[in-house]
RNA sequence: ACGCUAAAAAGGCAAACUUAUUGAAAAAUAGGGGCGCAAAGUCUCAGGUCUAAGGUAGGGAUUAAUGCUAUGACGGCUGGACUGCUGAA
Numbered sequence: 001a002c003g004c005u006a007a008a009a010a011g012g013c014a015a016a017c018u019u020a021u022u023g024a025a026a027a028a029u030a031g032g033g034g035c036g037c038a039a040a041g042u043c044u045c046a047g048g049u050c051u052a053a054g055g056u057a058g059g060g061a062u063u064a065a066u067g068c069u070a071u072g073a074c075g076g077c078u079g080g081a082c083u084g085c086u087g088a089a
Stems, first nucleotide, its partner, number of pairs: 004087001012037002017032006035076001041082003045079003048074003054069004
């Protein structure tokens, strides 16, 4: 230095839920809150999952439903890339 991450220490993040706001929604941001996380730090490159405004198909009726679809979302879904704390075997 690389791999790995036992014990301990210094710390970090923040699930569900809730309040406000944004959004068509999924969800996001901020406050509270703590389920947990050795990358639960950053990034949609690959896959996966979620939503369906817009588009579209059929059908219906007098304003309802249904199907398909991401350009939207999820990094606390998996892989990958980059960066980081500690130090036993």

Notes:
The prediction has a mean pLDDT of 87. Predicted 3D model of an 89-nucleotide RNA (c-di-GMP-I riboswitch aptamer) from Bacillus yapensis. The organism belongs to Bacillus, within Bacteria. The model forms 95% of the base pairs in the Rfam consensus.